The RNA shown here (transfer RNA) has 73 nucleotides and comes from Belgica antarctica. Its mean pLDDT, the model's own confidence on a scale to 100, is 82. Its Rfam family is "tRNA". It is annotated as a transfer RNA.
RNA sequence: GCCCCUAUGGCGCAGUGGAAAGCGCAUUGGACUCCUAAUCCAGAGGUCGUGAGUUCGACCCUCACUAGGGGCU
Numbered sequence: 001g002c003c004c005c006u007a008u009g010g011c012g013c014a015g016u017g018g019a020a021a022g023c024g025c026a027u028u029g030g031a032c033u034c035c036u037a038a039u040c041c042a043g044a045g046g047u048c049g050u051g052a053g054u055u056c057g058a059c060c061c062u063c064a065c066u067a068g069g070g071g072c073u
Base pairs, nucleotide, nucleotide: 001072002071003070004069005068006067007066010025011024012023013022018056027043028042029041030040031039049065050064051063052062053061
């Protein structure tokens, strides 16, 4: 220098054009318990890496950039 993959709550991931963006763990409050753990109920937490484009409509498609990983020379 070129090519490929990845980027979504604190962490790990799902979501292949119709949307009110979810799951597990963690976390907060409550129930239960003598207390703790476990279990159960409820909640908070995301401008979907950044910017532009396509589209009636984008986490999803296109382009550029950024960061991480891998390959080739």